[in-house]
Context: one part of a larger RNA
């Protein structure tokens, strides 16, 4: 000097673009944050159409739907950095040890039957969550059977280092409709894409006042899991395996792209955005699915809060706002789904606190104003003075102009890729009129360091980065006038180079 997710003090007109709990991974009121498909199904129907009627009312239609049953999605999206020195990350690979819903491409097939069970109905037991039995019901739910060269798997051949892939024979395995007739689906296999799993080499923190560490340990057979190798687990067997090129222990820590600063080498740093990991009160566990050991899903155990009729329930904001505490310190219970994305669904659509925008906050960085020209008898105050006069100072005043800005009036978008549709927002922008009108300050002024005098005080009060200042003429304290730097900022602290 630069540079902060900053705070403080003092001042503060606008406007663009960013960014705002760095502390208690403290505890939460309230709302909202993930649904969706009626073109899988049964079911209901207030009202409309259309037919029948004994005028009671029934059938069929279209439509429309809370719950249910079933599909897909809730594994993304969105927080947060607790934990973690790890194959957690980063880069370079391998996988002859793996998966892969949706979507693409190729091939092929869907044929014949069955038995449930929620909705509902009565009914029972509970304060309540809820629960239990009896009866009906459907299907893209659930089961058997048939059909599969390719798929799994088993034997033999051939081949490899090995059961990649080929020949050959055994046994095993599918499927679902639905429809505006255009399609959308469905099942088996075999390719791709895009995603992910597991291995490995190198590389990035501090201590040796951690020197020895290890029993599923290290390695072998076999079994078992798992998509998938592997002490992953289990049994037996062997006694190994690791360290001073730090083992083990013990602090600290999310990791990267990057970001400050630096000519660089290097130091420090991972706030916003990407990407990776890890986490959802705390500690355990599977369920279900192509994927989770799943933040707004389930058990179970603790801790805390909450309702209760005392039997027993309910809950998890590190998801937006927000609400108390913490703290030097960090915002609105906003608006809108119009655009981008993203789930569903054939599509209208519906659903997104993802997003898009609005609010506060000089918290940063940018831009712009706060007037221009002219005006000396150099007014008038102030201030200082050798009293002659110096400065403030062309500064005001005055005189001539402009209108960013500001009020007031009129007009108004673009973002919307065929019609319609725009939260943002009557916002940006445009014209009209008015009036210099609405607008400066904070620091410092001994030397480092740019900018001097007066009072005033008298080692007091006081200042202060460092050197020092102040005990009676103080350029260093206050206090005025000037003057110097910056300027809607200016100083202080903090922390990095």
């Nucleotide at each position: 000097g630069g540079a902060u997710g900053a705070a403080c003090g003092c001042u503060a007109g606008c406007g663009g673009c960013g960014c705002g709990c760095u502390u208690a991974a403290u505890g939460c009121a309230u709302g909202c944050a993930a649904g969706u498909c009626g073109a899988g199904c049964g079911a209901u129907g207030a009202g409309g159409c259309u037919c029948c009627u004994u005028c009671g009312g029934g059938a069929g239609u279209a439509c429309a739907u809370c719950a249910g049953c079933g599909g897909c999605a809730g594994a993304c999206g969105g927080g947060u950095g607790a934990g973690u020195a790890a194959c957690a990350c980063g880069u370079a690979g391998g996988u002859g040890a793996c998966c892969u819903g949706c979507c693409c491409c190729u091939a092929a097939g869907a044929c014949c039957g069955g038995g449930a069970u929620a909705a509902c109905g009565g009914g029972u037991g509970g304060a309540a969550a809820c629960a239990c039995a009896c009866g009906c019901u459907a299907a893209u739910g659930c089961c058997g059977g048939a059909u599969a060269u390719a798929c799994u798997u088993c034997u033999g051949g051939g081949g490899u280092c090995g059961c990649a892939g080929c020949c050959a024979g055994g046994a095993g395995g599918a499927a679902a409709g639905c429809u505006c007739c255009g399609g959308c689906g469905c099942u088996u296999a075999g390719g791709g894409a895009g995603g992910g799993g597991c291995c490995u080499g190198c590389g990035g923190c501090c201590c040796a006042u951690c020197a020895g560490c290890u029993a599923g340990u290290u390695g072998g057979u076999g079994u078992g899991g798992u998509a998938a190798c592997g002490g992953c687990a289990c049994a037996c067997c062997a006694a190994g395996g690791c360290g001073a090129a730090g083992a083990c222990g013990g602090g600290u820590a999310g990791g990267g792209g990057g970001u400050g600063u630096g000519a660089g080498a290097g130091c420090a740093u991972g706030a916003c955005c990407c990407c990776c990991c890890a986490c959802a009160a705390u500690g355990g566990g599977a369920c279900u699915g192509a994927g989770a050991c799943a933040c707004g899903g389930c058990c179970c155990a603790u801790a805390c809060u909450c309702c209760u009729a005392c039997g027993g329930g309910a809950g998890g904001c590190a998801g937006c706002a927000g609400c108390a505490g913490g703290g030097a310190a960090u915002a609105u219970u906003g608006c809108g789904c119009a655009a981008u994305g993203g789930g569903c669904g054939a599509a209208a659509g519906c659903c997104u606190g993802a997003c898009g925008c609005a609010g506060c906050g000089a918290c940063g960085c940018c831009g712009c104003g706060u007037g221009a020209a002219u005006g000396a008898u150099g007014a008038a105050g102030g201030c200082c003075u050798u009293c002659g006069g110096g400065u403030u100072g062309u500064a005001a005043a005055g005189u001539u102009c402009u209108u960013u800005u500001c009020u007031g009036g009129g007009g108004g978008a673009a973002g919307a890729g065929a019609a319609g549709g725009g939260a943002c927002g009557g916002u940006a922008c445009c014209c009209c009129a008015g009036g210099a009108a609405u607008a400066a300050g904070c620091g410092u002024c001994g030397g480092c360091u740019a900018a001097c005098u007066a009072c005033g005080u008298g080692c007091c009060a006081g200042c202060a980065g460092c050197c020092g200042c102040g005990g009676u003429a103080a350029u260093a304290c206050g206090u005025a006038g000037g003057a110097c730097g910056c300027g809607a900022g200016c100083g202080u602290u903090a922390u990095c180079c």
Record summary:
This is a predicted structure of a 497-nucleotide part of an RNA (small-subunit ribosomal RNA, 5' domain) from a metagenome. Its mean pLDDT, the model's own confidence on a scale to 100, is 85. Rfam family: Bacterial small subunit ribosomal RNA. Its family is annotated with ribosome and structural constituent of ribosome in the Gene Ontology. RNAcentral holds the full RNA, with entries from SILVA.